Record summary:
A computed fold for a 73-nucleotide RNA from Candidatus Magnetocorallium paracelense, annotated as transfer RNA. It matches the Rfam family "tRNA". It is annotated as a transfer RNA.
RNA sequence: GGGCCCAUAGCUCAGCUGGAAGAGCCACCGGCUCAUAACCGGUUGGUCCCAGGUUCGAGUCCUGGUGGGCCCA
Numbered sequence: 001g002g003g004c005c006c007a008u009a010g011c012u013c014a015g016c017u018g019g020a021a022g023a024g025c026c027a028c029c030g031g032c033u034c035a036u037a038a039c040c041g042g043u044u045g046g047u048c049c050c051a052g053g054u055u056c057g058a059g060u061c062c063u064g065g066u067g068g069g070c071c072c073a
Stems, first nucleotide, its partner, number of pairs: 001072007010025004019056001027043005049065005
């Protein structure tokens, strides 16, 4: 220098053919127990890496950038 992949909750990750965002863990509250753990129920938590574009509508499509990983030179 060139190519490919990834970026979504505090963490690990889903998100289909564009219709407006979810699971598990953690935390918190409650139930159960003499009590703790386990188990069960509930709750909080999001600038979907950044900027722009397309569209009635973008996590998703397009362009550029940033960061990380791999390969080639």